[in-house]
RNA sequence: GGCCGAAUUUCCAUUGGAAAACGGGGGAUUUACAAAAUUUAUGGGGUGAAUCCGGAUAUCAAGGAGGUGACCAAGGUUUAUUCCGGUAGGGUACCCUCAACCCGAACCCGUCAACUAACCCCGCAGGCCAUAGGAGGGA
Numbered sequence: 001g002g003c004c005g006a007a008u009u010u011c012c013a014u015u016g017g018a019a020a021a022c023g024g025g026g027g028a029u030u031u032a033c034a035a036a037a038u039u040u041a042u043g044g045g046g047u048g049a050a051u052c053c054g055g056a057u058a059u060c061a062a063g064g065a066g067g068u069g070a071c072c073a074a075g076g077u078u079u080a081u082u083c084c085g086g087u088a089g090g091g092u093a094c095c096c097u098c099a100a101c102c103c104g105a106a107c108c109c110g111u112c113a114a115c116u117a118a119c120c121c122c123g124c125a126g127g128c129c130a131u132a133g134g135a136g137g138g139a
């Protein structure tokens, strides 16, 4: 000086607070969903682009073999980041399209929450780049 992201700015100055901008959650009627009660389970839900699918391996396992064990094994609402491939979706520097490259995580609530006016509550981090910016068009 820029990028991802809501995550910046201002004020008081007092260790700490307040405000604005931006962002998130809860919360009527109506509508939707549901409609005896019970349930701790494949519970349910939230932020976020970060969902979903297939395969391999390990694990569980009817059964087989067997002196005991090692071993083999149909199968599946098993589980695992564990490791490959894809994928909804997301990012790339004024904007759009194309190309190319990258991401496709992590965390939180705690049995509970549809939407939702008034109203209430919360966040304001962290990480990265130094030709990172190739082509066409626009501004």
Base pairs, nucleotide, nucleotide: 001129002128003127004126008020009019010018011017012016022123023122024121025120026119031114043112044109045108046107047106052086053085054084055083056082057080058079060075063072064071089103090102091101092100094138095137096136097135098134
This is a predicted structure of a 139-nucleotide RNA (c-di-AMP riboswitch aptamer (ydaO/yuaA leader)) from uncultured Desulfocucumis sp. Its Rfam family is "c-di-AMP riboswitch aptamer (ydaO/yuaA leader)". Rfam links the family to the GO terms cyclic-di-AMP binding and regulation of gene expression. The RNAcentral record of the sequence draws on MGnify.